Lysine riboswitch aptamer from Melghirimyces algeriensis, 175 nucleotides, folded computationally.
RNA sequence: CCUGUGAGUAGAGGUGCGGUCCGCAUGAAUACCUUCCUGGAGAAUCGGCAUCGAAGAAAGGUUGGGAAAGGGCGUUUCGCCGAAGUAGGAGGGGGUGCCGAAACCCCUCUUGCUGGUCGAUUUGCUGAAUAAGGAGUCGACUGUCGCGGCUCUGUCGCGGAGUGCUACAUGAGGA
Repeated sequence: CCUGUGAGUAGAGGUGCGGUCCGCAUGAAUACCUUCCUGGAGAAUCGGCAUCGAAGAAAGGUUGGGAAAGGGCGUUUCGCCGAAGUAGGAGGGGGUGCCGAAACCCCUCUUGCUGGUCGAUUUGCUGAAUAAGGAGUCGACUGUCGCGGCUCUGUCGCGGAGUGCUACAUGAGGA
C1' cells in the first nucleotide's frame, strides 16, 4: 500500500416494530346478584372430595340492579431495526371451594420459517363479534445485494435473503 475473510463499533429501510400511561366505543337487554312463576333433582369441561339443595337444584320466563378482562380506536411516552412475529418441542407459573386432567393465558430455553408494508382471498384456529389476530395462497409497492441491458451518478429486467446490507478501523492474509 492492497484485500475486507474472524470478531467489533456505528448506521439504513418507513403508513417501520414492540411496550407503557390516559381517554373513548364495543364487550352488554351480557356474566353475576335479586322478586315472582314454571320446573322437580341436581350444581364449573371431565373425575374425586367438600359444600349447597324438597325450607326446592339445573334449566326457562320475569322484576329490579348491573360489571370486568382480552381485543379495537385515538393520544402520551419509552425501547429499538430479528426490531419483532410465528410453528413445533421442553420446563415453570396462573386462575374454579380443594386435588388431578383437558382447554386457555403468561414467562424461559431450544429448533425452524419470515427483509418490510399494504391489499385480496380461504379457514372447522382464536375471539362476544361481521372487528383485530393466527395459518395458507395470490398480488402490488418498497429497501438491499448479485448478474445483465440501456438514453449509464440513474433506469429497466431477472434472481437471492436479515446468519443479510452500508461505513469505520482492527486481527489475519498478500505485495
Rfam family: Lysine riboswitch aptamer. From the family's description: Riboswitches are metabolite binding domains within certain messenger RNAs that serve as precision sensors for their corresponding targets.